Record summary
The part of an RNA shown here (small-subunit ribosomal RNA, 3' major domain) has 475 nucleotides and comes from an uncultured organism. The prediction has a mean pLDDT of 84. The full RNA is in RNAcentral, with records from ENA and SILVA. It matches the Rfam family "Bacterial small subunit ribosomal RNA".
Context: one part of a larger RNA
């Protein structure tokens, strides 16, 4: 000097405390451990794995297994040698790769070749084989924590101190103040984005106060440039102002103006490093391994098994509820091998037609709890909906293994969950629904997005962290 401490001090952190909704019991999805398996491909394993990689496993993907078949190979480059075709259609065999037969069939050219492609042969291709402990690049975790260092000086015989300690303060090594230190760098803040006020400027598709017209009705038309909005550019907050504490500083409380107040709110931003954390299966890349196979193609099967155990959801257990009728209100999104309106058939998923729209124009599109009005009256029920039968719809060669969606019919567990355990501080928790990426189909995940809107105000303790300090046979 660091580590450790069931040492002590000070500090912060939904870390407890006060609450307010969960998990753990239930049925289901989905991940993952065992087990089975011919194969259930592979990888993540405390926090930091386990609705992870997978933004979508029926073929395909697909790495995996079983059977069929290929060897200069599905892929690339370079060369010898022969050669004119490659593609296309057809027909047979076959589960298909694939094979055979038949038509069709190259281009320039200075006639030397030369470009393109076939067969064949040499170098090589090729490998999601192996090593994340050979690595590069990315990530994740301490932790958005406030810490990590350096020059020059000065100290000590050195390892190093010192400056980064101390008094204050702060969300911060944030700032003042002292001081053998003076500066400086990566971090901290700022400087970038959205968000909440205001103003220029512009008004089409967007709006419509005020004037005309017009209809059943509707910015529907002329027209407006006022609001709403949209998008560019400016404003605006700075402890600036005032009081009071303070050490006459930094700062800290109160106010006051103000759309906002002391970082407004949110997001990108991730210091030196630490876990030989993860990744060789994105991609690169060393070493090593296979090359008529560990490479390559093709059908089929597996990843979707199922006594069991776990983790993350979803639907529940009902009356603050559930079913019915009827009326209201969004934000941010997608859309051309696309989004599909009106209207027609069907109880429905959906069909049929197809207007419009590369979209502030047309479409997706009904927002949903909410309201009003009623019916149930505490029951395993008009609560719950797995689960089974039966019959459709839709995508797609194809839904038997294994797709969603609809209608009839069945109506299973479950009466609010043992020890124990998560999430949250404000437009949050909690609820309610829309979109979107991935994608022919597939969504309770996952990323957005608005709708309704709570409960607390202490730091004794648990658990992580951060200063300085002390102990130590630890390094």
């Nucleotide at each position: 000097u660091g580590a450790c401490g069931g040492g002590g001090g000070c500090c912060c952190g939904c870390a407890c405390a006060a609450g307010c909704g969960g998990u753990g019991g239930a049925g289901c999805a989905u991940g993952u451990g065992g087990u089975u398996u011919a194969a259930u491909u592979c990888g993540a394993u405390g926090a930091u794995a386990c609705g992870c990689g997978a933004a979508g496993a029926a073929c395909c993907u697909u790495a995996c297994c079983a059977g069929g078949a290929c060897u200069u190979g599905a892929c690339a480059u370079a060369u010898g040698u022969a050669u004119g075709a490659c593609c296309g259609g057809u027909a047979u065999a076959g589960a298909g790769a694939u094979a055979u037969a038949c038509c069709u069939u190259c281009c320039c050219u200075u006639c030397g070749g030369g470009g393109c492609g076939u067969a064949u042969g040499u170098a090589c291709a090729g490998g999601u084989g192996c090593u994340g402990c050979a690595u590069g690049g990315c990530u994740g975790u301490c932790g958005u924590c406030a810490g990590c260092u350096c020059g020059u000086g000065u100290u000590g015989u050195g390892a190093g101190a010192u400056g980064u300690u101390g008094g204050g303060u702060u969300a911060a090594g944030u700032c003042c103040c002292g001081c053998a230190a003076c500066g400086a760098g990566c971090g901290c803040a700022a400087c970038c984005c959205c968000u909440a006020c205001c103003g220029u400027u512009a008004g089409u598709u967007a709006c419509c106060a005020u004037c005309a017209g017009g209809u059943a009705a509707u910015g529907c038309u002329g027209g407006g440039g006022a609001c709403u909005c949209u998008a560019a550019c400016g404003g605006a907050a700075c402890u600036g102002c005032c009081g009071g504490u303070g050490a006459c500083a930094a700062a800290c409380c109160g106010g006051a103006g103000g759309a906002a107040g002391g970082u407004g709110g949110g997001g990108a931003u991730g210091a030196c490093g630490u876990c030989a954390a993860g990744u060789c299966c994105u991609c690169a890349u060393g070493g090593c391994c296979c090359u008529u196979a560990u490479g390559u193609c093709c059908u089929g099967g597996g990843c979707u098994a199922c006594a069991c155990a776990c983790g993350u959801g979803c639907u529940a257990c009902a009356a603050u509820g559930g079913g019915c009728u009827g009326a209201a209100c969004a934000a941010a999104g997608g859309g051309a091998a696309g989004c599909g309106a009106c209207c027609c058939u069907g109880c429905g998923a959906a069909g049929g037609u197809g207007a419009g729209c590369g979209a502030a124009u047309c479409u997706c599109a009904a927002a949903a709890a909410u309201c009003a009005g009623u019916c149930c009256u505490c029951a395993g029920u008009u609560c719950g909906g797995a689960u089974u039968g039966g019959a459709g719809u839709c995508u797609g060669c194809a839904a038997c293994u294994c797709g969603a969606c609809u209608c009839c019919a069945u109506g299973a567990a479950g009466g609010u969950g043992g020890a124990a355990u998560c999430g949250c501080u404000a437009g949050u928790a909690a609820u309610c629904g829309c979109a979107g990426a991935u994608c022919a189909g597939c969504a309770u995940g996952c990323u957005g997005c608005g709708g309704u809107g709570a409960u607390a105000c202490g730091u004794u303790c648990c658990c992580g962290g951060g200063c300085a300090u002390u102990g130590u046979a630890c390094a």